[in-house]
RNA sequence: CGUGCUCCUAAGGGGCGGCCGCAAGGCCUGAGAUGUACCCUUUGAACCUGAUCCGGAUAAUUCCGGCGUAGGAAUAGGGUCUGCAACGUUU
Numbered sequence: 001c002g003u004g005c006u007c008c009u010a011a012g013g014g015g016c017g018g019c020c021g022c023a024a025g026g027c028c029u030g031a032g033a034u035g036u037a038c039c040c041u042u043u044g045a046a047c048c049u050g051a052u053c054c055g056g057a058u059a060a061u062u063c064c065g066g067c068g069u070a071g072g073a074a075u076a077g078g079g080u081c082u083g084c085a086a087c088g089u090u091u
Base pairs, nucleotide, nucleotide: 001088002087003086004084005083007078008077009076010075011041012040013039014038016035017028018027019026020025047072048071049070053066054065055064056063
């Protein structure tokens, strides 16, 4: 210096479990358990496969960790240079 984040617009991707109860509904974790929503979009752990996985914990569970430098996975603009991780280039 540039890209990016923070702001705005549109588009796309994704998950929705466990327990109690006749039901209504309630409780647990979480950003979100079908919502006026929430999260993520290649700087990709949002999410899927592995997985009827392994160890720990719990009333129980995708509750926590491993697996995981694994294999996949969805984008384009506008605005700003106030501030800020990171990345690239130059000195």